[in-house]
RNA sequence: CCACCAUCGAGACCGGCAGAGGGACAGGCCCUUUGAAGCCGGGGCAGCCAGCGACGCAAAACAGCGCGUCGUGUCGGUGCCAAAUCCUGCGGGGACCGUGAGCGUCCGCCGAAAGAUGGUUC
Numbered sequence: 001c002c003a004c005c006a007u008c009g010a011g012a013c014c015g016g017c018a019g020a021g022g023g024a025c026a027g028g029c030c031c032u033u034u035g036a037a038g039c040c041g042g043g044g045c046a047g048c049c050a051g052c053g054a055c056g057c058a059a060a061a062c063a064g065c066g067c068g069u070c071g072u073g074u075c076g077g078u079g080c081c082a083a084a085u086c087c088u089g090c091g092g093g094g095a096c097c098g099u100g101a102g103c104g105u106c107c108g109c110c111g112a113a114a115g116a117u118g119g120u121u122c
Base pairs, nucleotide, nucleotide: 003120004119005118006117007116008115013042014041015040016039017038021031022030023029025089026088027087028086043081044080045079048077049076050074051072052071053070054069055068056067057066085114090111091110092109093107094106095105096104
């Protein structure tokens, strides 16, 4: 990298270096010389893994291990800190105009796809 599983309407920024881009892709719409990307330092958010604690299930002589739920926010491993994953993209649903059917406009309504992050496996 691939595959599978889970989550994605919440949350959380300062300083230094640097100097023109950035928001995955396309379209849109935004952010940005009142300083983009990137790098460094510090801070924070969150609670995926791990840890710790409680409860339950199964098993069992007991404990531990295992599985599940909840809590905590810690020795630790990641992640994240403009805007819903910024919006749309494919399919469906609803409302409106109009109609023979359709077409059209709108809607943070549903699902998929894509993407992101974590975990497992190879």

Predicted 3D model of a 122-nucleotide RNA (SAM riboswitch aptamer (S box leader)) from Pseudoxanthomonas composti. Model confidence (mean pLDDT): 80 of 100.